Description
A computed fold for a 472-nucleotide part of an RNA from an uncultured bacterium, annotated as small-subunit ribosomal RNA, 5' domain. The prediction has a mean pLDDT of 83.
Context: one part of a larger RNA
């Protein structure tokens, strides 16, 4: 000199595009964030397609956060033993049962909920037939299914077993990946075998028995830190240092463990134990997890609204009309960044007054003021008004009467900070007297201070301009 999620002091006119809890992964009041289908099905209620349960597909995405992790992670380059929700194609879709929620009837509880009896449906659930096909075997053969619903039909959704597909996602290996050696030695499922068992799948991933192996100065092990990458900054580069915003992986959801369902979770708004803490309570016993959006509080030097809308965009369900949807698309708030613009122009000389110096002539401030003529960016007002919508037609716009476009009045509504010995651009006057001070560094200050402080004219930048913080 540049950067920055900045803070801080001083000042502040507008716009656009960004960005905003870098600490305490402290602790949360409140409201919302995951719902949907009546073209799977049973009830209740009607004023209304409004309500409950069963069933189904979503909730494993999509938001947050970086605590853990030094490698089970991530990058980058191969691999062979796997799974797949959904698309496509084939074939199939036959017959026959048991239960059970809501709800009735009773009971117990303060609530939360909970029991007990009767009886009822399904695309719940179970059994039998078939076997196109699929597994398994050399073979003979054994084994393994299904559901239905709308419509007057036609069909059209679906469901079962298979085959292929994209994409994703599990697994394995080679390289690469901070510091300390004041960490030298570790390892007993530890290294391989065999047999088993599990698994979607390889394997010490388990167990059993067998050998005695592995890994180390090429840094094992142990310890501090610390999510990686794409990328951002600096720098001609080599290379240093980061890793906010966006994207990609990854790990976490009050700590800790644990599994269930399901193609997928060992599930952030699921469930179970256990602890800490918070809360309710008739003391028996209950209820919760903002590191989703907002917002409170605490802690800090510091970080925003308890906002509008589902109009687009994309996601869940739906046959669809539609519902959801703090994702998202917008507003708000903060000069916290970056660009843009503007705070007027031209004329104006007895160089007016003031104020500053002054060798008492004058000199500067300064064409600056004032005066005279113009202009209207922006700012106000007032008409007028979009694109963003996917659509030939009709219906839809939070943002919004926004951008934009006319038009009106009027110079009007908008400059400051820091600095003036050197380095470093800019200099007098007065006060102060090693004193009060200043300072980045060399220094200034003990009575003539361009160096403290105040004026006054200078200089630099300028809606900013100093400081302090960290990198290069």
């Nucleotide at each position: 000199g540049g950067a920055u999620g900045a803070a801080c002091g001083u000042u502040g006119g507008c716009g656009g595009c960004g960005u905003g809890c870098c600490u305490a992964a402290g602790a949360c009041a409140u409201g919302c964030a995951a719902g949907u289908c009546g073209a799977g099905u049973g009830g209740g209620u009607u004023a209304g397609a409004c309500c409950c349960a069963c069933g189904g597909c979503g909730a494993a995405c999509g938001g947050g956060u970086g605590a853990g992790u030094a490698a089970u992670a991530c990058c980058u380059a191969g691999g062979a033993a796997c799974a797949u929700c959904c698309c496509a194609c084939a074939a199939g879709u036959c017959g026959a049962g048991c239960a059970u929620a809501u709800c009735c009837a009773g009971c117990c509880g303060a609530a939360a909920g909970g029991u007990u009896g009767u009886g009822c449906a399904a695309u719940u659930c179970u059994c039998g037939a078939u076997g196109u096909g699929a597994a398994g075997g050399a073979a003979a053969c054994u084994u393994c299914a299904a559901a239905g619903c709308a419509g007057c039909a036609a069909u059209g959704c679906g469901c079962u077993u298979g085959u292929g597909g994209u994409g994703u996602g599990g697994c394995c290996u080679g390289g690469g990946c901070a510091c300390c050696a004041u960490c030298a030695g570790c390892u007993a499922g530890u290294u391989g075998g065999u047999a088993a068992g599990g698994u979607a799948a390889u394997g010490g991933c388990u167990u059993a028995c067998c050998a005695a192996g592995g890994c180390u100065a090429u840094g094992a092990c142990g310890g501090u830190u610390a999510g990686g990458g794409g990328g951002c900054c600096c720098g001609a580069g080599a290379g240093g240092g980061u890793g906010a915003a966006c994207c990609c992986c990854c790990a976490c959801a009050c700590u800790g463990g644990g599994a269930c369902u399901g193609c997928g979770a060992u599930a952030c708004g699921g469930c179970c134990c256990a602890g800490a803490c918070u809360c309710c309570u008739a003391c028996g016993g209950g209820a919760g997890g903002c590191a989703g959006c907002a917002g409170u509080u605490c802690g800090g030097a510091a970080u925003a609204u308890u906002c509008c809308g589902c109009a687009a965009u994309g996601g869940g369900c739906g046959a669809a009309a539609g519902c959801c949807u703090g994702a998202c698309g917008g507003a708000g708030c903060g000069a916290c960044g970056c660009c843009g613009c503007g705070u007027g122009c031209a004329c104006g000389a007895u160089g007016a007054a003031g104020g500053c110096c002054u060798u008492c002539g004058g000199g500067u401030u300064g064409u600056a003021a004032a005066g005279u003529g113009c202009u209207u960016u922006u700012g106000c007002u007032a008409g007028g008004g979009a694109a963003c919508a996917a659509u030939a037609u009709u219906u839809u716009g939070a943002g919004c009467g926004u951008a934009c476009c006319u038009a009106g009045a009027g110079a009007a509504u908008a400059a400051g900070a820091g600095g003036u010995u050197g380095c470093u651009a800019a200099c007098u006057c007065u006060g102060u007297g090693c004193c009060a001070g200043c300072a980045g560094c060399a220094g200034c200050g003990g009575u003539a201070a361009u160096a403290c402080a105040g004026a006054g004219a200078c200089c630099u930048c300028a809606a900013a301009c100093g400081u302090u913080a960290u990198c290069c």